[in-house]
Molecule: Fluoride riboswitch aptamer (crcB RNA motif)
Organism: Acidobacteriota bacterium
RNA sequence: UCGGGGCGCGGCGAUGGAGUUCGCCCUUAACCGCCCUCGCGGCUGAUGACUCCUACGAACUG
Numbered sequence: 001u002c003g004g005g006g007c008g009c010g011g012c013g014a015u016g017g018a019g020u021u022c023g024c025c026c027u028u029a030a031c032c033g034c035c036c037u038c039g040c041g042g043c044u045g046a047u048g049a050c051u052c053c054u055a056c057g058a059a060c061u062g
Stems, first nucleotide, its partner, number of pairs: 010025004016053006033043003
């Protein structure tokens, strides 16, 4: 100097953020939900999991 591998940093786990935890990825990466008659259609969810904050809806009360 060149090539390869591992770990870490870092990133990711369908809508924002924090902590813990689990898994995945190593940069042409991981990841980017479900249904459908495939359309100007329908449905669920702010988490992968746990604990919270925030945003959004409705009802009731004053």